[in-house]
RNA sequence: GAGCGUCAUCGGGGGUGCCUGGGAUGGCCAGGCUGAGAGAGACCCUUUGAACCUGAUGCGGUUAGUACCGCCGUAGGGAGCAUGACAGCACACCCUC
Numbered sequence: 001g002a003g004c005g006u007c008a009u010c011g012g013g014g015g016u017g018c019c020u021g022g023g024a025u026g027g028c029c030a031g032g033c034u035g036a037g038a039g040a041g042a043c044c045c046u047u048u049g050a051a052c053c054u055g056a057u058g059c060g061g062u063u064a065g066u067a068c069c070g071c072c073g074u075a076g077g078g079a080g081c082a083u084g085a086c087a088g089c090a091c092a093c094c095c096u097c
């Protein structure tokens, strides 16, 4: 400061990569890897915002792999002052000194 958390509804935001084989001169099919999610009609995030984008063909590690992990990051951006329920928390949560 005035709520926080969970769930539901509505609104909004976001990503969909890497490898192998086949095919093909086009963007299809099958399999594998990580992950919540790899076009799923689902998943995640919604300002108390690391969902996601830029930095970035960045740096370190690792791997079949430009994928993956970490740093970068008290860097810059980024979409709800929504409604209702629960009565769980409030010595919580957020901000400042």
Base pairs, nucleotide, nucleotide: 001093003089004088005086006085007084008083009082010080011046012045013044014043017033018032019031020030021029022028052077053076054075058071059070060069061068

Annotation: Model confidence (mean pLDDT): 75 of 100. The RNA shown here (TPP riboswitch aptamer (THI element)) has 97 nucleotides and comes from Meiothermus luteus. Its Rfam family is "TPP riboswitch aptamer (THI element)". Gene Ontology term of the family: thiamine pyrophosphate binding. Rfam's curators write: Vitamin B(1) in its active form thiamin pyrophosphate (TPP) is an essential coenzyme that is synthesised by coupling of pyrimidine and thiazole moieties in bacteria. The previously detected thiamin-regulatory element, thi box was extended, resulting in a new, highly conserved RNA secondary structure, the THI element, which is widely distributed in eubacteria and also occurs in some archaea. Analysis of operon structures identified a large number of new candidate thiamin-regulated genes, mostly transporters, in various prokaryotic organisms. The THI element is a riboswitch that directly binds to TPP to regulate gene expression through a variety of mechanisms in archaea, bacteria and eukaryotes. through a variety of mechanisms in archaea, bacteria and eukaryotes. Tandem TPP riboswitches have been reported where both TPP riboswitches respond independently to TPP. The structure of TPP riboswitch has been reported for Escherichia coli and Arabidopsis thaliana. The model forms 91% of the base pairs in the Rfam consensus.